[in-house]
RNA sequence: GCCCCCGUCGUAUAGUGGUUAGUAUAGGGGAUUGUGGAUCCCCGGAUAGGGGUUCGAUCCCCCUCGGGGGCC
Numbered sequence: 001g002c003c004c005c006c007g008u009c010g011u012a013u014a015g016u017g018g019u020u021a022g023u024a025u026a027g028g029g030g031a032u033u034g035u036g037g038a039u040c041c042c043c044g045g046a047u048a049g050g051g052g053u054u055c056g057a058u059c060c061c062c063c064u065c066g067g068g069g070g071c072c
Stems, first nucleotide, its partner, number of pairs: 001071007010025004018055001027043005048064005
């Protein structure tokens, strides 16, 4: 330099162009308990950035940024 894959709550992940962006765990609050743990209920938190296509984009296209792999 060229090619391929990936980027979603703190973390791990799901999401076939539409209807609340879901689940687990972590965090906060409550119930329960002699205390703690476990269990149950509730709460807040995310689409890497920009542009385009479309009535509508996490999803399709382009550029950039970041990570991984391959070739030379």

Notes:
Model confidence (mean pLDDT): 81 of 100. Predicted 3D model of a 72-nucleotide RNA (transfer RNA) from a Nitrososphaerota archaeon. Rfam family: tRNA. Gene Ontology term of the family: triplet codon-amino acid adaptor activity. The organism belongs to Nitrososphaerota, within Archaea. RNAcentral records the identical sequence in 3 taxa.